[in-house]
RNA sequence: GCGUCGCUGGCGUAACGGAAAGCGCGCCCGCCUUCUAAGCGGACGAUCGGGGUUCGACUCCCCGGCGACGCG
Repeated sequence: GCGUCGCUGGCGUAACGGAAAGCGCGCCCGCCUUCUAAGCGGACGAUCGGGGUUCGACUCCCCGGCGACGCG
């Protein structure tokens, strides 16, 4: 340099082009308990950036960024 794949809360991960973007862990608040742990309830928190297509984009296309793998 070229090719392929990936990028979603703090972390791990879902999401036929139409969901209020879901779940687990963690964090925070509360319940329970003499206290802690466990258990239970609740809150906060995310689509890598920019364009395009579309009535509608996490999803499709283009450019860029970052990462992994392969080729040279």